The RNA shown here (transfer RNA) has 73 nucleotides and comes from Trichonephila clavata. RNAcentral holds the sequence, with entries from ENA and Rfam. It matches the Rfam family "tRNA". Rfam classes the family as a transfer RNA. The source organism's lineage runs through Eukaryota, Panarthropoda, Araneae, Araneomorphae and Trichonephila.
RNA sequence: GUCCCUGUAGCGGAAUGGAUAGCGCGUUGAACUUUCAAUCCAAAAGUUGUGGGUUUAAAUCCCACCUGGGAUG
Numbered sequence: 001g002u003c004c005c006u007g008u009a010g011c012g013g014a015a016u017g018g019a020u021a022g023c024g025c026g027u028u029g030a031a032c033u034u035u036c037a038a039u040c041c042a043a044a045a046g047u048u049g050u051g052g053g054u055u056u057a058a059a060u061c062c063c064a065c066c067u068g069g070g071a072u073g
Stems, first nucleotide, its partner, number of pairs: 001072005007066001010025003018056001027043003031039001049065005
């Protein structure tokens, strides 16, 4: 240089173009307990890597770029 894959909450990780982006761990608060742990209830935390395009509608499709990984010479 060329080609392939990857990027979604603090971490992991789903979502066939169509409802408010779901789940686990973690965090915070409340309950329970003499206290802690466990359990249970609730809450917060997402510009879906960036910028454009297509579409009535994009995390999802297309293009360029960026991050990380791989193959090749």